[in-house]
């Protein structure tokens, strides 16, 4: 796009078409081929006439073939035609173009002759017999255009000798002799006449036969063939012929696909499709062939082996009296199986054709109609035009409103195709007949009249009404036109592919809107296109599937320069043929179109026949450049054979000499005191040959490597004598072929599968290490495969450079731009998917060869070939996937490489793990132990304060517009507070008081509305916020430019940095977040400014004290400036910059510390902080109240904290910060208590008072190594203080007890300087407080860094990859379980086909024929042959078959 189509939904009409694709299954009933009385005898029906009888008649009966006719018979013609299938068939079957000199043709044309004389008999009817019936027997009579005889006949046939002539090889054809053979029929008519018979000859139709081409798949079919292949003879046919026979020969066909299997009717440039070229198809309609229940067979005819003839056999169906006997829808209809499917048991011979007929006419399920089916193609319709309040009513939404649905509708004008209704209209399809007349020679023409339509009272055509009768259907995630909401919630369901659905689905259902098409739309199913994805047109093989392991070489294919011939092929003219229909082009008829008609071109093909003669072929002589051949000098790990030689192993001997050797990563196993290893001589043995030696040479490849001999190949160069196209290539085929393997037979030093024995290992059938046989070596055979590779077949030829090398040539040369064949490297142009390849192509060309055609099953299986066996060759499918694969990119990844960084390791210093304890976490308990964080980046985290609140948890009691709040309206006069009562509170009852305001109201409670509430889920809807890699140096754009793209370049390279920081280079040149700096703090100065800091000088003054007066110098304090930038010197370096214990400076290379965190990553955390979508609760999942509970405890892990103790502990004296708080507060002093604290109380919203006494530290005592004067846990008993309230469940005080613990296993944390350790103050939250956390201050105040080889983590640069949710990735193999197809199997089963026997109907032929016949012949009988059945043993090919192999899928 299309179908002879099926299924779903749906449907108004009309025209044209077409309609069992499946069972060539089986069929009931009707009908489908009859026709002639102008051939016969006749007469059963019909009708009509005549006779007779009965009767008045009308009519009956009866007779009669007289008439029109006309059953049955007997005779012609037809019945071979028309119709229907599509079994069979790979074939001269068809197609196409050709012989027929090898032939036949009823009916019909033309012509020509000619029809004379007889004979005998049968059916019918008629009598009778058999029999259930189909049917049949016997007697008798009869006709004929039935049958016979003779006669006549030659232009016919044949025979025989001869002429002419033509041809195609066998031979044909003309006119003549001579012989010899065969014809007939009549009807009709009053008659003219017609019209039929025989013969022969011509054409005209239609055949038979023969041929050349063309016609499907399998070579996992390669060999077939005995009438086969040919002769010559005979028979047989219409005719040629092994078509059949006898004899002779030994042929025929095949790789250009025979045989043999499967499938299959062919054809019309027919139908779909495609630009074509093709590739599918074979429904209608032509043509042709096969066939008619399978099989066989003749008969009769002009013509048949016959669809509605016939015999036999076979299966099936009937009927039957059981003796017998009928059928054959692959004609129309129609049944009934089967299937997804396929129509009415209609009407007419009016027309068209057909038989028969003189002819009316008869017969025709051929045909013409019309019925059924949207199966298809066309045509119309289902209404136009106006209408905005853009209406209700649906769907959406950001919802007081928009948006769609939509001019859609309502309304309002208009107009009537179709459906219906009425009429009207008898169309077109008609031509003929028949009876007249006319013209005519005769066929026949013309007038006139008559009569004939199934379809049809149709088509057409009017009239009136009145939008009046008439829309689905499939899709909407991309491919594809068309989007939303709501359900569902990996369910349910969708899906052509990709893929959707796991809770906000444009992809499922639904529903609004949308889109496509439309009397239809979808789906399935099948063909072709896209598919350049089988490629003639038009692909390809280095790496994606593909070059054979190499060569040698038959057949085939291709094939150098020039000449002439031919003219096969090729080019042109021309004829013939190439049905029609179809399709096309123009014109035409149905209102249009479909649909029909008519005229053209076309029909690229075939067959003939003129010509051309460039290429190609063929032929014939010819050349030399392709190919060989000669001749010179040179090369080479080429080959196969012999011969020799030295090093090294190894073994044997002696000898020297002693404790180990030997191996490894470390070791052991082995070897050795019976003397190893090592040395030193000596012998013998196999195998390989160091250097030279290469990036080199040779060789077809395999391959070849001491040295030589002989023998044998090669290609190279130079010459240009020779031959003269002798050439490339090459299926089949022969031949070579590493290793390892195999056989006999040798040899057997080394190495070394198996195998041992040691290690390593979780284990180790391995990697290492002792040892060690096959085998490695050599002969002769096999074997025939490698990543046999340059993943690149061979020849020839042309296309740029540059460089190196091997051989020879040129040259005086070792110099050289030369030249020839080698080997190699880069680089163009090309080319190529890209890497890449680039005169050694992979680049432009030509010839042959062998390959490929998703993955996977699989190089598997089966069969074949080879083979001693391993094994190879060759080489499927079923089934399964949507991929599988290249070459490149960016990423990540590496027990990859290179630079480089960081408390990352090292060096160090302290911890944690062990102890008790506090604290969070996990488990586990619990009514509840609320949530929440979960490597690193959760676990003294959210919580910077859980006794009640907090509180979300459990348990019990209240409440329902509600605990809060706002907004209406109403209603009260209250709310409060005060007390009583009830209760655990909340609450619940209830007394007493009682409003303000002039008023409007205010106010507070009640009621009602009406908005609530919710730590209820979803941090995977989401905002905000935050961790973390990481303060790691990276992440990106513009424009350029380079790739076919991803992409890349810049950003990479060299150097520097803490840095992607900076310079230098540079196809890039800027730029943007990030880095740095601007910013806050500390460290110095200088300056202003001094109270509540400060106190030098001056003065006052105390027991002492900046306590006063004052001062503006110091400290401080707290604004502004300076200040540091690698500026300066030296050295290195192009430069950035580095280096200097440099100078100089308070401070030196970012001077300390801090805020500050790119693009992103973890679907990282949080809906319980806060917002927020969605969902879900609404007398509870809201909300108030008490009490518990978040504080549990066998047990686990994290973060502290005290410890262990003498660098300590403990008494007592003595000393020095900083930073912060404070009025519900800090609280001096003072008194009281051992003590927490309590008691009176001054100052102070604080540089003033005050918290507050810092402490480690000095300096003295004192304890001596111990469970202690260490450590304090833990009980005990005793108080203080917050607080309504310390029982679960506070916190200090004091006495008392005094537990583990004596530096803590594997393993881990942290820190590089004012860091680390240490030692104290202070704040937040806080009624207190479980704070040992948390966030900050200062004092004391170190040790170490060689260095980057390892751990970790990051960064750049390369490299590799099968990884991209990115190594926590991918992913193999076996096992275990389902499923699925498949392969091998004792067996067991079935099919087709073919062999050989046996048997053999009907039949044709032939022989016989004693029976029948007067004879002609027949009947029987027998031979040949065959369908068919029936027995043997074999191939093939299916199916199934316990077991069994492998395979593929599944989470």
């Nucleotide at each position: 796009g299309a179908u002879a189509a099926a299924c779903g939904c749906u449907a108004g009409c009309g025209g044209c078409a077409g309609g069992c694709c499946u069972a060539a299954c089986a069929c009931a009933u009707g009908c489908a081929a009859g026709u002639c009385g102008a051939g016969g005898g006749g007469c059963a029906u019909c009708g009509g006439g005549g006779u007779g009888u009965a009767g008045c008649a009308a009519u009956a009966c009866a007779c009669u073939g007289c008439c029109g006719g006309c059953g049955a018979c007997c005779g012609g013609c037809g019945u071979a035609c028309g119709g229907g299938u599509g079994c069979g068939u790979a074939a001269c079957a068809c197609g196409u173009a050709u012989g027929u000199a090898a032939c036949c043709u009823a009916c019909c044309u033309u012509u020509a002759a000619c029809a004379c004389a007889g004979g005998g008999a049968u059916a019918a009817c008629u009598c009778g017999g058999a029999g259930a019936a189909a049917u049949u027997c016997g007697g008798a009579c009869u006709a004929a255009u039935a049958c016979c005889u003779g006669a006549u006949a030659a232009a016919a046939u044949c025979a025989a000798a001869g002429a002419u002539u033509g041809g195609c090889a066998u031979c044909g054809a003309u006119a003549g002799u001579u012989g010899a053979u065969c014809a007939a029929a009549g009807a009709c008519g009053u008659g003219a006449g017609u019209u039929g018979g025989u013969u022969a000859a011509a054409g005209a139709u239609g055949g038979g036969c023969a041929u050349g081409c063309g016609u499907c798949c399998c070579a996992u079919u390669a060999g077939u063939u005995a009438g086969u292949u040919g002769g010559a003879g005979a028979g047989g046919u219409a005719a040629c012929g092994g078509c059949u026979c006898a004899c002779c020969a030994a042929g025929g066909c095949u790789a250009u696909g025979a045989u043999g299997g499967g499938u299959a009717g062919g054809g019309g440039a027919a139908u779909c499709u495609g630009a074509g070229a093709g590739g599918a198809u074979a429904u209608c309609c032509c043509c042709c062939c096969a066939c008619a229940u399978u099989g066989g067979u003749a008969c009769u005819g002009a013509g048949a082996c016959a669809g509605g003839g016939a015999c036999c056999a076979a299966a099936c169906u009937c009927c039957u009296a059981c003796g017998g006997g009928a059928g054959g829808c692959a004609g129309c209809a129609g049944u009934g199986a089967g299937g997804a499917a396929u129509a009415u048991u209609g009407g007419g011979c009016a027309a068209u054709g057909g038989a028969c007929g003189a002819g009316a006419g008869u017969c025709u399920g051929a045909c013409c109609c019309a019925g059924c089916c949207a199966u298809g193609c066309c045509g119309c319709g289902u209404g136009c035009a106006g209408g905005a309040a853009g209406a209700c009513g649906g769907c959406c939404u950001u919802a007081u409103g928009g948006g769609u649905u939509g001019u859609a509708a309502a309304c309002u004008g208009c107009u009537u195709u179709u459906a219906g209704g009425c009429g009207g209209g008898g169309a077109a399809a008609a031509a003929g007949u028949u009876a007249c007349a006319u013209u005519u020679g005769c066929g026949a023409a013309u007038g006139u009249a008559u009569u004939u339509g199934a379809u049809g009272g149709u088509a057409c055509c009017g009239c009136a009404g009145g939008a009046a009768u008439a829309a689905g259907u499939a899709u909407c995630g991309g491919c594809u036109a068309a989007c939303u909401c709501c359900g569902u919630g990996c369910c349910a369901g969708c899906a052509g592919c990709c893929g959707c659905g796991g809770u906000a689905a444009u992809a499922c259902g639904g529903a609004g809107g949308a889109u496509g098409c439309g009397a239809g739309c979808g789906u399935u199913a099948u063909c072709c296109g896209g598919a350049u994805u089988u490629a003639u047109u038009g692909g390809g093989u280095u790496u994606a599937a593909a070059g054979g392991g190499u060569g040698c070489g038959c057949a085939g294919g291709c094939g150098g320069c020039a000449u002439u011939a031919u003219a096969a092929g090729u080019c042109a003219g021309u004829g013939g043929u190439g049905a029609a229909a179809g399709g096309u082009a123009u014109c035409g008829g149905c209102u249009u179109a479909a649909c029909c008609g008519a005229u053209g071109a076309a029909g690229u093909g075939c067959c003939a026949u003129u010509g051309a003669u460039a290429c190609u072929g063929u032929a014939a002589a010819g050349c030399u450049u392709g190919a060989g051949u000669g001749u010179a000098g040179a090369u080479g790990a080429c080959g196969u054979a012999g011969g020799c030689g030295g090093a090294a192993u190894g073994u044997a001997g002696c000898a020297u000499g002693u404790a180990g050797c030997g191996g490894u990563g470390a070791a052991a196993u082995g070897c050795a005191u019976a003397g190893a290893g090592a040395u030193g001589c000596u012998a013998c043995a196999g195998a390989a040959c160091a250097c030279c030696g290469a990036u080199a040479g040779c060789g077809a490849a395999g391959g070849c490597a001491g040295c030589u001999u002989a023998c044998g190949a090669a290609g190279g160069u130079a010459c240009a004598a020779c031959u003269g196209a002798c050439g490339c290539u090459c299926a089949u085929g022969c031949a070579c072929g590493a290793a390892a393997g195999c056989g006999u037979g040798g040899g057997g030093a080394u190495c070394a599968a198996a195998c041992a024995g040691g290690a390593u290992u979780a284990g180790a059938u391995a990697c290492c290490c002792u040892g060690g046989u096959a085998g490695u070596c050599c002969a002769c055979g096999c074997a025939g495969u490698a990543a046999a590779c340059g993943a690149u077949g061979a020849u020839a030829a042309c296309u740029g450079g540059c460089u190196u090398u091997u051989a020879g040539c040129g040259a005086u040369a070792g110099a050289c731009a030369g030249c020839u064949a080698g080997a190699g490297g880069c680089u163009g142009a090309g080319a190529g998917a890209a890497a890449u390849c680039a005169a050694u192509a992979a680049g432009u060309u030509a010839u042959c060869c062998a390959c490929c055609u998703g993955g996977g099953g699989a190089g598997u299986a089966c069969g074949a070939c080879g083979g001693c066996a391993a094994c190879g060759u060759u080489g499927a499918a079923a089934c399964u996937c949507a991929a599988a694969g290249g070459a490149a990119u960016u990423g990540a990844c590496g027990g990859g490489g290179g630079c480089c960084c960081g408390c990352a390791c090292a060096a160090g210093c302290g911890g944690a793990g062990g102890a008790g304890c506090a604290u969070g976490u996990g488990g586990u308990u619990u009514a509840a132990u609320u949530c929440g964080a979960u490597g690193a980046u959760a676990c003294g985290c959210g919580a910077g304060g859980a006794a009640c609140c907090u509180u979300a948890c459990c348990c019990g009691g209240g409440c329902u517009u509600a605990a809060a709040u706002g907004a209406c309206a109403g209603a009260u006069g209250a709310c409060g507070u005060a007390c009583u009562u009830u209760g655990a509170a909340a609450g619940g009852a209830g007394u007493a008081u009682u409003u303000c305001g002039u008023a409007a109201g205010a106010c507070a409670u009640c009621u009602g509305u009406u908005a609530a509430g919710g730590u209820g889920c979803u941090g995977c809807a989401u905002g905000g916020u935050u961790g973390u890699c990481g303060u790691c140096a990276g992440c990106u754009c513009g424009u350029g430019c380079c790739g076919u793209g991803a992409g890349g370049u810049g950003u990479c390279g060299g150097g520097u940095u803490a840095a992607g920081u900076c310079c230098c280079a540079u196809a890039a040149c800027g730029a943007g977040c990030g880095c740095g700096a601007c910013c806050c703090u500390c460290a110095u100065a200088u300056u202003c400014a001094g109270u509540u800091a400060c106190c030098a000088g001056c003065a006052c003054g105390u027991a002492a004290a900046g306590g006063u007066g004052g001062g503006g110098a110091c400290u401080c304090u707290g604004g502004a400036u300076a200040g540091a930038c690698u500026g300066c010197c030296u050295a290195c370096g192009c430069a950035a910059g580095u280096a200097g214990a440099g100078a100089g400076g308070a401070a030196g290379g970012u001077g300390g510390g801090g805020a500050u965190g790119a693009c992103g990553u973890c679907a990282a955390a949080u809906c319980a902080g806060c917002a927020c979508g969605g969902c879900c609760c609404u007398u509870a999942c809201g909300u108030c109240c008490g009490g518990g509970g978040c504080u549990a405890c066998a047990c686990a892990c994290g973060u502290g904290c005290u410890a262990c103790a003498a660098u300590g502990g403990u008494c007592g004296a003595g000393a020095c910060a900083g930073a912060g708080g404070g009025c519900a507060g800090c609280g001096a002093a003072c008194c009281g208590g051992u003590g927490a604290c309590g008691g009176u109380a001054a100052g102070c919203g604080a540089a003033u008072c005050u918290c507050a006494g810092a402490a480690a530290c000095u300096c003295g005592g004192u304890c001596a190594c111990a469970g202690u004067c260490c450590g304090g846990a833990u009980c005990g008993g005793a108080g203080u203080c917050u607080g309504c309230a310390a029982c679960c469940c506070g916190a200090c005080u004091c006495c008392g007890u005094g537990a583990a613990g004596u530096u803590g296993g594997a393993u881990u944390c942290g820190c590089u300087a004012g860091u680390a350790a240490u030692c104290g103050c202070g704040c937040a939250u806080c009624a207190g407080c479980c704070a040992u956390g948390g966030c900050g201050c200062g004092g004391u105040g170190a040790a170490u860094a060689c260095g980057u080889u390892c751990c970790c983590g990051g960064g750049c640069c390369u490299u590799g990859u099968a990884c991209a949710c990115a190594c926590c990735g991918c992913c193999c193999g076996u096992c275990a379980a389902g499923c699925c197809a498949u392969g091998g199997a004792a067996g067991c089963u079935g099919g087709g086909g073919g062999u050989a026997c046996c048997u053999g109907a009907a039949g044709u032929u032939c022989g016989u024929g004693a029976c029948c016949g007067c004879g002609a012949g027949g009947a029987g009988c027998g031979a040949c042959c065959u369908a068919g059945g029936g027995u043997a043993a074999a191939a093939c090919c299916g199916g199934u078959g316990a077991c069994u192999g492998g395979g593929g899928c599944u989470a």